A computed fold for a 329-nucleotide part of an RNA from an activated sludge metagenome, annotated as large-subunit ribosomal RNA, domain IV. The RNAcentral record of the full RNA draws on SILVA.
Context: one part of a larger RNA
RNA sequence: CCGUGGCUAAGGAACUCGGCAAAAUGACCUCGUAACUUCGGGAGAAGAGGUCCCCCCAGCGAUGGGGGGCACAGUAAAAAGGCCCAGGCGACUGUUUAACACAAACACAGGACUCUGCAAACUCGCAAGAUGAAGUAUAGGGUCUGACACCUGCCCGGUGCCGGAAGGUUAAGGAAGGGGGUUAGCCGCAAGGCGAAGCUCUUGACCGAAGCCCCGGUAAACGGCGGCCGUAACUAUAACGGUCCUAAGGUAGCGAAAUUCCUUGUCGGGUAAGUUCCGACCUGCACGAAUGGUGUAACGAUCUGGGCACUGUCUCAGCCACGAGCUCG
Numbered sequence: 001c002c003g004u005g006g007c008u009a010a011g012g013a014a015c016u017c018g019g020c021a022a023a024a025u026g027a028c029c030u031c032g033u034a035a036c037u038u039c040g041g042g043a044g045a046a047g048a049g050g051u052c053c054c055c056c057c058a059g060c061g062a063u064g065g066g067g068g069g070c071a072c073a074g075u076a077a078a079a080a081g082g083c084c085c086a087g088g089c090g091a092c093u094g095u096u097u098a099a100c101a102c103a104a105a106c107a108c109a110g111g112a113c114u115c116u117g118c119a120a121a122c123u124c125g126c127a128a129g130a131u132g133a134a135g136u137a138u139a140g141g142g143u144c145u146g147a148c149a150c151c152u153g154c155c156c157g158g159u160g161c162c163g164g165a166a167g168g169u170u171a172a173g174g175a176a177g178g179g180g181g182u183u184a185g186c187c188g189c190a191a192g193g194c195g196a197a198g199c200u201c202u203u204g205a206c207c208g209a210a211g212c213c214c215c216g217g218u219a220a221a222c223g224g225c226g227g228c229c230g231u232a233a234c235u236a237u238a239a240c241g242g243u244c245c246u247a248a249g250g251u252a253g254c255g256a257a258a259u260u261c262c263u264u265g266u267c268g269g270g271u272a273a274g275u276u277c278c279g280a281c282c283u284g285c286a287c288g289a290a291u292g293g294u295g296u297a298a299c300g301a302u303c304u305g306g307g308c309a310c311u312g313u314c315u316c317a318g319c320c321a322c323g324a325g326c327u328c329g
Base pairs, nucleotide, nucleotide: 001325002323003322004321005320006319007318008317010315011314014313019310027051028050029049030048031047036041038147052069053068054067055066056065057064058063070074082308083307084306085305086304087303088302089300090299094106095105110145111144112143113142114141115140116139123130124129148295149294150293151292153225154224155223158222159221160218161217162216163215164214167213168212169211173207174206177203178202179201180200181199182198185194186193187192226244227243228242229241230240253287254284265281266280267279268278269277
């Protein structure tokens, strides 16, 4: 010096991103316990007293009651909740990145849509076969949401899916007809010309399904949910009007938010002082309804702000113990 442990005047978070770390609380008995609440809870809420020794009384005793004594201290050798207030997120118990993340992520009961009639759908396999399931729609698969409460608005133009079948388009395949090659034969003195059937090459009217076009439906399918101008007897604002565009122009609720750029918005609260926090406002750059919206008791090694207690975190540092530690010697 380092490491681990112990103590510390006065102060008590002034430390710091942040009370990180440490300190403090701690057992048992008795009393006593608020808001809120899903009436279970919240609760060990909080908070308070007792615990040793002697005597007396009661009791078989454990123990209880009364009186007295000493003390800073009577659960204890050790081991043994810190508590409270408010807000965000996630209902909850669970699960997770073996070795930087334990969470507001995943899961979850519950909700919804959709597929599947059983040789089920889906999945694995070339197949046989297996799974689903020794199940059968109160079942099984997929997707989204995520307890509960109150709710979940408008748009089907685009994309997807479902349904439809009149018309358009249309493959393989079929095919009437046409064209070419070849040649038995015919013509010709010859060169050569013509050329049936068959075979073959090619062309091809027309007949051909689904799909697409088309017609409807469907948003707890993918998704989307406007602009400008004017107007009220102070001003301001605009219930109201005009106009353009759209498939439809954001409803309820919430809102400077895990979302707000401007922004430390403005007002209120808390502080002596508050870019954080809480309550409001609404000008929502760029919330919004199962990519769920808003609440919510309980729960959380969760995140944020505040308070009490407590302390070497700090003002500001000192001392002690221990160590095959490091360095010097």